[in-house]
Molecule: transfer RNA
Organism: Vicugna pacos
RNA sequence: AGGGGUAUGGCUCAGUGGUAGAGUGCAUGCCUAGCGUGCAUGAGAUCCUGGGUUCAGCCCCCAGUACCUCCA
Numbered sequence: 001a002g003g004g005g006u007a008u009g010g011c012u013c014a015g016u017g018g019u020a021g022a023g024u025g026c027a028u029g030c031c032u033a034g035c036g037u038g039c040a041u042g043a044g045a046u047c048c049u050g051g052g053u054u055c056a057g058c059c060c061c062c063a064g065u066a067c068c069u070c071c072a
Stems, first nucleotide, its partner, number of pairs: 002070006010024004018055001026042005048064005
């Protein structure tokens, strides 16, 4: 140089074109003598960047960036 893969809340990951979810963490309340566990509620994402296709894109196409990997 070339091939393949990954990129989505703080972290780990789902999400096969139709209003973005879970676990964990965080905040508040309940529970407790207290802590922890448990329960309830809430906040938190321009879905890596730019462009294209489409009535509509996390999803399809093109280019780029970062990381992992294969071939040497």